[in-house]
Context: one part of a larger RNA
Molecule: large-subunit ribosomal RNA, domain IV
Organism: Ophidocladus simpliciusculus
This record gives sequence, C1' cells and structure tokens, in this order.
RNA sequence: CUCUCUCUAAGGAACUCGGCAAAAUAGCCCCGUAACUUCGGAAGAAGGGGUACCCUUUUGGGGUUGCAAUAAAUAGGCCCAAGCGACUGUUUAUCAAAAACACAGGUCUCCGCGAAGUCGUAAGACAAUGUAUGGGGGCUGACGCCUGCCCAGUGCCGGAAGGUUAAAGAAGUUGGUUAAUAUAAAUAUGAAGCUAACAACUGAAGCCCCGGUGAACGGCGGCCGUAACUAUAACGGUCCUAAGGUAGCGAAAUUCCUUGUCGGGUAAGUUCCGACCCGCACGAAAGGCGUAACGAUUUGGGCACUGUCUCGGAGAGAGACUCG
Repeated sequence: CUCUCUCUAAGGAACUCGGCAAAAUAGCCCCGUAACUUCGGAAGAAGGGGUACCCUUUUGGGGUUGCAAUAAAUAGGCCCAAGCGACUGUUUAUCAAAAACACAGGUCUCCGCGAAGUCGUAAGACAAUGUAUGGGGGCUGACGCCUGCCCAGUGCCGGAAGGUUAAAGAAGUUGGUUAAUAUAAAUAUGAAGCUAACAACUGAAGCCCCGGUGAACGGCGGCCGUAACUAUAACGGUCCUAAGGUAGCGAAAUUCCUUGUCGGGUAAGUUCCGACCCGCACGAAAGGCGUAACGAUUUGGGCACUGUCUCGGAGAGAGACUCG
C1' cells in the first nucleotide's frame, strides 16, 4: 500500500450526479395513532412506556444484581410531496426488472359447426370430444368522470339501374385450297367441303357508380380589423377545408426560445412543489383527466443516524513487500 472488519474528540450530508456505502431502527406486551379512502385499508402509521431474577396471605405487595435485563444471537428506519404504472405477476439465461410485457375489465370485428382461424401438396390434425354466456383476431388496460367534430382520401360493409369488362358461344365478313368453267397455252374466275384470320351480338365478379361506417387507417386552418387611457379582443370581414381540436390537462417522461414569469421551500434552488397559458410540437380506447392501495420504480424535501465528509487517526486479521 490492497482487502475484510472494529473504534474514533467536535461537527453531523458540509461528501456526492445522488445519503452510494455505512450507521441507525429492530423481538414481545401495553398505551396511542393523522390526511386520504374504493370503507377493505392507510397502520407495525406516527409517537410513548414496559421487559432480568427471588419471595409471598398472588388481579396485589416486597426484595436482589448490574453501566445495561428481547444485556449474546436473531431482529422494520420513519415522515411529507410529486411523476409513471391500478394491483399479485412476467422479462433482456451472461451489463437493462422498468414507466416495458401481461392482467381482470372495456370495445370493435369474424365465425351457425364438415365453423371461422392455423399447420399441411394431400390425407389429416388443432380449434374441440367445444357450439355464440362458445371460439379466432385487432385495439385499450382496475376503478371513477368521460370519450367531441370530420366519411373528402384509404379500408371495410351494403346496393344494384347504368358504363367498362375475360374465358366461352357466335350471325357475318375476308383469305388459302380446288371440283368445275373459260382459254391454244400461260393463266383467269371459282361452288361445296376443309382451313386461317377478323368479328356484330350474348357474357360474371371486379372497377367506375350510389349509400353507410372512426373504440376502422387517419385528419381536426390562415389573414385582417374592432371597445371612451393603454393593452386585449366578447365582435366583424375574408380565403380555404371533409372538418377546422370540444371536455379535460398544460414549460408536462411532451416547452425549442428557457434557468419562461409569479409564489413556496433554502442564507443561497438550471432540480422540486403550486399557479399562469405565449401548447416550437397535449388531447380524448396509438384513450383524456383524476385516483385509495401497491412498487428492490423515478424525482424533490425533512427527522433520526452516522468516518460520506471537515480530516484524518488508532487497532485486528489476510495479502503484498523486506529480512531470515
């Protein structure tokens, strides 16, 4: 010097990104216990007191020892406020345990059973020895209060009048071939049949079209003016749109400017809490806003406590090192 421990005057978080680590609390009995609340909880809240042994006419009284009586060991620190997620649970075996996943609940949608869906070329299997109070898929995520406007685009559902439209069928048209005819010949014309091409017309779904549908994919404006101080604009004008963001929340896990401004907390606060609203770029099941309980969650504050620190020191053991 390194590691694992023990103690440490005075102070007590001044340390540090951060009380990380350590200290402190601790069992049992009694008293006592707030806000809030889904009335179950919160709660072991908090905060106090007691605790060994002996005798005895034992709900009581008396005595003994020690610094100390749950004398060792075992053995919750607590409180206040906020974010997120309701909760118990699950997860990156081997750097992440969480606010991520799941969840009960909600809602949309498909499926009538030889079901839909999935695997397989198929046979077949699962679904299910189930049958819509069932099964599959999507989104949301307890509970409470709620969930606004837009169907123009895309998707899905319904409709069938009209337009378009395949294979197939096909009237007809044209070409090839040639029995025949004409001709001295070359050659020309050329029926039927066969063959090739074209083809009026008939012809489904789909698409166009007509409607519906947002807890379907998604979207939810700009400029100008105006009130008897000023400022602001309830109000008006105008352009565009399918419709122009409702309730609630808001410098937020979202705010760039920004350490916004005001208030609180501190002697001093880029964090925190409460407000304001000018929302760069919240917003209603990619849910909005609240919320008791819960959390090895995140953030801020306080009490207690301490070698975290001021600022070090002493000691024990094990290493390293030196000597033997």